RNA sequence: ACGGCAACCGACUCUAUCGCCGGUCUCCGCCCCCACCCCGGGCGGGGACGGGAGGAAAGUCCGGGCAACACGAGCCGCCAUACUUCCUAACGGGAAGGCGACAGGGAGGAAAGGGCCCUGCCGACAGCGAGUGCCACAGAAAGAGAAACCGCCUGGCGACAGGCAAGGGUGCAAGCGCGGGGUAAGAGCCCACGACGGACGGCAGCGAUGCCGCCUGAUGGCAAACCUUAUGGGUUGAAAGACCAAAUAUACCGGCAGCACAGGGCUGGCUCGCCCUUUGCCGGGGGGUAGGUUGAUAGAGGCCGGCGGCAACGCCGGCAGUAGAUUGAUGAUAGAGGCCGCCGGCAACGGCGGUGACAGAACCCGGCUUAUGACGUUGCCGUUUUU
Numbered sequence: 001a002c003g004g005c006a007a008c009c010g011a012c013u014c015u016a017u018c019g020c021c022g023g024u025c026u027c028c029g030c031c032c033c034c035a036c037c038c039c040g041g042g043c044g045g046g047g048a049c050g051g052g053a054g055g056a057a058a059g060u061c062c063g064g065g066c067a068a069c070a071c072g073a074g075c076c077g078c079c080a081u082a083c084u085u086c087c088u089a090a091c092g093g094g095a096a097g098g099c100g101a102c103a104g105g106g107a108g109g110a111a112a113g114g115g116c117c118c119u120g121c122c123g124a125c126a127g128c129g130a131g132u133g134c135c136a137c138a139g140a141a142a143g144a145g146a147a148a149c150c151g152c153c154u155g156g157c158g159a160c161a162g163g164c165a166a167g168g169g170u171g172c173a174a175g176c177g178c179g180g181g182g183u184a185a186g187a188g189c190c191c192a193c194g195a196c197g198g199a200c201g202g203c204a205g206c207g208a209u210g211c212c213g214c215c216u217g218a219u220g221g222c223a224a225a226c227c228u229u230a231u232g233g234g235u236u237g238a239a240a241g242a243c244c245a246a247a248u249a250u251a252c253c254g255g256c257a258g259c260a261c262a263g264g265g266c267u268g269g270c271u272c273g274c275c276c277u278u279u280g281c282c283g284g285g286g287g288g289u290a291g292g293u294u295g296a297u298a299g300a301g302g303c304c305g306g307c308g309g310c311a312a313c314g315c316c317g318g319c320a321g322u323a324g325a326u327u328g329a330u331g332a333u334a335g336a337g338g339c340c341g342c343c344g345g346c347a348a349c350g351g352c353g354g355u356g357a358c359a360g361a362a363c364c365c366g367g368c369u370u371a372u373g374a375c376g377u378u379g380c381c382g383u384u385u386u387u
Base pairs, nucleotide, nucleotide: 001383002382003381004380005379006378007377008376012337013336014335015334016333017332018331020052021051023049024048025047026046027045028044029043030042031041032040054358058369059368061367062366063365064364065363066237067236068235069234078233079232080231081230082229083097084096085095086094087093098125099123100122102120103119104118105117106116126228127227131226132225133222134221135220149168150167151164152163153162154161155160176194177193179191180190181189195219196217197216198215200213201212202211203210204209241294242293243292244291250286252284253283254282255281256280257279262277263276264275265274266273302319303318304317305316306315307314308313338355339354340353341352342351343350344349
């Protein structure tokens, strides 16, 4: 210098015209209300003035508000979470810290490695010193104080028998490392030093943890294997739910009419009368449907300043502020400015072109994740060139 990856920044601004959605005011027409007018309400049309997508509106993954339903307690089960402290309405989110992995740099050192310090980045980071299970192929052996292919040692001429696990071999991994003692040869078999784990004590820290001392050893890995421990979890989801309510049919109530040789009741029988049922019409009326209103847009909200805190964040003060569709609006064109590219020019500047990516609210809010073109910033990686 070029290329790549990741994180961030950013997501053009103003004006005019037309179109779409919604609001306020106003005018006209029609209807309802009413004896009538005014008022009020509804529908349609005209005019004026404001408003109208995002950083993710997305995925619907996590948490909450809100709502309906359910719910005596406990245990088991199921699901989720898992270093610590803090933040928060809450969270599986965030901040700071601890520990560990990786990369780069530094000090020290003759040098290399380990360890130490700094920076960046990453971590489903409780427990395998509770139990069970698993560890392909290869290998004697993959967890049991087991096993022995080459090898080593003893006996033996040898076949072989016995001992061993240092060296070789297999494998991702062979069971702490290294030195010495020891031995026939060997082995934590014993000892010193060191690593790792555990118990106890001390110191520092709210804590995770770190440092020191002492004792100890069951010293391979896997819990994104079952499992153990701790904590949390009722279900559904705005098509939730609440309210108003047409036409048609109609429970129920009232009135009128019909009533035949219909049925029942009022007395054992008959007759008359009355009542009920029944049928039709009119009126009232509850529930539910279509449809409408609401839920539903001022919110754990935003911006600015101050204070507290390492920070996430909190407290205080001030300021501004009409998206709300439901076949689902939020667009198009033109001009000016800004930005970018190319060309011309010493420069000032001029000309031409572009303004792209992902994407599209639907109850609201806090997160996470995913998508995202150009310019720019930071970090890392690769290639080439020069010194």